RNA sequence: GACUCCGUUCCAGCGCCUGCCCUCGCCAGCGGCGAGGUGACGAGGAAGAGGGAGUAUCGAGCAGUCGGCGGAUGCCCUCUCGGCCGCCCACGGUCGUGACGGAGUGGAGCAAAACCCGGUGGUGACGCCGGGGACAGAGGCCCUCCGAGUGGGGCG
Numbered sequence: 001g002a003c004u005c006c007g008u009u010c011c012a013g014c015g016c017c018u019g020c021c022c023u024c025g026c027c028a029g030c031g032g033c034g035a036g037g038u039g040a041c042g043a044g045g046a047a048g049a050g051g052g053a054g055u056a057u058c059g060a061g062c063a064g065u066c067g068g069c070g071g072a073u074g075c076c077c078u079c080u081c082g083g084c085c086g087c088c089c090a091c092g093g094u095c096g097u098g099a100c101g102g103a104g105u106g107g108a109g110c111a112a113a114a115c116c117c118g119g120u121g122g123u124g125a126c127g128c129c130g131g132g133g134a135c136a137g138a139g140g141c142c143c144u145c146c147g148a149g150u151g152g153g154g155c156g
Base pairs, nucleotide, nucleotide: 014070015069016068017067019066021037022036023035024034025033026032027031041059042058043057047080048079049078050077051076052075081096082095083094084093085092086155087154088153089152100147101146102145103144104143106142107141115132116131117130118129119128120127121126
C1' cells in the first nucleotide's frame, strides 16, 4: 500500500409510542385476549460557551401529515471571537464568514413525496428498491427605492 472479514459511525424536520385507527390469530360474540402495522413529503436552517421560555421557519400533498412524548441548527439573555459602519482604539448599532436594516404584484435559480411503470419482503395491514416524470414557498442571491453609516481621540 492492496484485498477480505467483523464492529461502530454515516441522527436533528429527527427519534419514539401505552391512545384512536388498520391487519392477522384465538376465544367467542357486536366484545375480549395476544401478536403486529401505520404514525411528516421535501426546501431552508449551526461562529464558540453558558442560561431561559415553550405549538421553532417555509411551502407541497384528494390529506391518518389524527393524538401524545422526547430532542432539535429557530427565538430571547450574558460573555468571548469575527465581519460591516474610510483606517486604529473604546463605545454603540447590526450581522455570522455570501458576516447593516426595511420595502417591492421586480428578476434569475430551486424539492421530494404524491402520480405512472417495474421489482422485492410479508398470510395481511404495510414496508423497501429501481426507473419515468411534473409542480412550490420561505430564506439566500441580483436589481430598484428608503433609512443608518453616530459620538470621543489620533491618522489620512

Notes:
This is a predicted structure of a 156-nucleotide RNA (glmS glucosamine-6-phosphate activated ribozyme aptamer) from an uncultured Acidimicrobiaceae bacterium. The model forms 86% of the base pairs in the Rfam consensus. The sequence was found by an Rfam model in a public genome assembly. Model confidence (mean pLDDT): 78 of 100. Its Rfam family is "glmS glucosamine-6-phosphate activated ribozyme aptamer". Gene Ontology terms of the family: catalytic activity and regulation of gene expression.